[in-house]
This is a predicted structure of a 266-nucleotide RNA (Bacterial large signal recognition particle RNA) from a Pseudomonadota bacterium. Rfam family: Bacterial large signal recognition particle RNA. The family's RNA type in Rfam is non-coding RNA gene. It is recorded under the gene name ffs.
RNA sequence: CCGUGCUCAGCCGGGGAGCUGGCGGUGCCCUGAACCCGCAAUCCGCCAUAGCGGGGGCGACAUCCUGUCCGAGGGGCACCCUUGUCGGGGCCGGCUGGCGUAAGCGGCGAGGAUGGCUGGGCCUUGCGCGACGGUGGCCCAUGAACCGUGUCAGGUCCGGAAGGAAGCAGCACUAAGUGGGACUCGCCGGGCGCCGCAAGACCACCUGGCCGGAGUUGGCUGCGCUGGUAUCGCCCGGGAGGGGUGUUUCGACGACAGGCGCACGG
Numbered sequence: 001c002c003g004u005g006c007u008c009a010g011c012c013g014g015g016g017a018g019c020u021g022g023c024g025g026u027g028c029c030c031u032g033a034a035c036c037c038g039c040a041a042u043c044c045g046c047c048a049u050a051g052c053g054g055g056g057g058c059g060a061c062a063u064c065c066u067g068u069c070c071g072a073g074g075g076g077c078a079c080c081c082u083u084g085u086c087g088g089g090g091c092c093g094g095c096u097g098g099c100g101u102a103a104g105c106g107g108c109g110a111g112g113a114u115g116g117c118u119g120g121g122c123c124u125u126g127c128g129c130g131a132c133g134g135u136g137g138c139c140c141a142u143g144a145a146c147c148g149u150g151u152c153a154g155g156u157c158c159g160g161a162a163g164g165a166a167g168c169a170g171c172a173c174u175a176a177g178u179g180g181g182a183c184u185c186g187c188c189g190g191g192c193g194c195c196g197c198a199a200g201a202c203c204a205c206c207u208g209g210c211c212g213g214a215g216u217u218g219g220c221u222g223c224g225c226u227g228g229u230a231u232c233g234c235c236c237g238g239g240a241g242g243g244g245u246g247u248u249u250c251g252a253c254g255a256c257a258g259g260c261g262c263a264c265g266g
Base pairs, nucleotide, nucleotide: 001266002265003264004263005262006261010058011057012056013031014030015029016028021047022046023045024044025043035055036054037053038052039051064259065258066257067256068255069254073250074249075248076247077246078245079244080243081242082241083240085238086237087236088235089234092233093232094229095228096227097226098225099224100223101222103221104220105219106217107216108215115211116210117209118208119207120206121205123200124199125198126197127196128195129193130192132189133188134187135186136185138181139180140179141178142177148173149172150171151170156165157164158163
């Protein structure tokens, strides 16, 4: 070096995040093709020789071990961009209240402005008047089986008689009540009135007269001052999602180099 056989070397997948004091596994993700069964998330098995238990196969070959490179993919950190969200702020923009000014636009003004003087109305109170409504008085009509009045036929009662008594129907009248009526009268009422009188009030508003003779007003813009608001912009801070850049960490697959038993025979 070659051949044959063997097996307590080793292999029959590996990795990331997460979990954990730590390691490995189950579940997720990457790689890419790879024996089987049981266990496992309010977990399972272990302890640096760090899945456990059972079964099967390969086997000193490299797919195993060591190192270097490449690098799918995952994680950490920093910065930037962007989109929602939460809290705060009120120097600023936006929106908005008030005051001033009168430069511009506009309104009013010689058909007389602002201003001054003087009336009336509107407003309040009281008293009237009228109208309306209600009610009472007045007039007319009606109005009682008995329990209203008068007259009471008939009949009844008392009486020897003369005479007397109560009294139904009818008739007449009337009370309460009912209906109607025109003027007049009294009382009461109020969502009535181009009504009257007196007093008050008179800021504003409407309207008239007189004086006088040129501005006046402050609607919009501008300017100045002073407030408000926080749904928006803006500023500050917290947190979340997405994207990008840089840095760092682990790293599958793959490439290269090196390395790792026994027996017998030639």